[in-house]
RNA sequence: AAACGAGUGGGUGAUGGAGCUCACCUGAAUGUCCGUUAGGAUAAUGGCUCCUGCGAUUCU
Numbered sequence: 001a002a003a004c005g006a007g008u009g010g011g012u013g014a015u016g017g018a019g020c021u022c023a024c025c026u027g028a029a030u031g032u033c034c035g036u037u038a039g040g041a042u043a044a045u046g047g048c049u050c051c052u053g054c055g056a057u058u059c060u
Stems, first nucleotide, its partner, number of pairs: 009026005016051006032041003
């Protein structure tokens, strides 16, 4: 110096924020589906809940 392991911290889970929880990563984890292309479809969650944004319907 490198590799490996542990601790702590941090991060990621197809579009925002927060809490709880699960899984994963430690410079990776991650980066949906259809279509040759052009282009099209679903969804603000990994899961649950709340807020914000967007869409539809009804009432005042």
This is a predicted structure of a 60-nucleotide RNA (Fluoride riboswitch aptamer (crcB RNA motif)) from a Bacillota bacterium. Its mean pLDDT, the model's own confidence on a scale to 100, is 77. Rfam family: Fluoride riboswitch aptamer (crcB RNA motif). Rfam links the family to the GO terms response to fluoride and positive regulation of gene expression. Taxonomically the source falls in Bacillota (Bacteria, Bacillati).